[in-house]
RNA sequence: GCGCGGUUAGCUCAGUUGGUAGAGCAACCCCUUUACACGGGGAAGGUCGGGGGUUCAAGUCCCUCACCGCGCA
Numbered sequence: 001g002c003g004c005g006g007u008u009a010g011c012u013c014a015g016u017u018g019g020u021a022g023a024g025c026a027a028c029c030c031c032u033u034u035a036c037a038c039g040g041g042g043a044a045g046g047u048c049g050g051g052g053g054u055u056c057a058a059g060u061c062c063c064u065c066a067c068c069g070c071g072c073a
Base pairs, nucleotide, nucleotide: 001072002071003070004069005068006067007066010025011024012023013022019056028042029041030040031039049065050064051063052062053061
């Protein structure tokens, strides 16, 4: 340099045919316990890597840039 894959909550990851962004774990609160752990319940947490475009509507489609991984040279 070229090709492919990836970037979504603090962490690991889903997100189908473009139509209200989710799960598990962690952290927080409550119940349970003498207390802790386990268990149960609740609430919170997101400029979906940056920018632009298409569309009534974009995590999803297109362009570009950045970063990570693999392969080729």
Predicted 3D model of a 73-nucleotide RNA (transfer RNA) from Candidatus Kaiserbacteria bacterium RIFCSPLOWO2_01_FULL_55_19. Taxonomically the source falls in Candidatus Kaiseribacteriota (Bacteria, Bacteria candidate phyla). Its Rfam family is "tRNA". The family's RNA type in Rfam is transfer RNA. It was read from a public genome assembly. The coordinates come from a structure-prediction model, not an experiment, and the mean pLDDT is 82.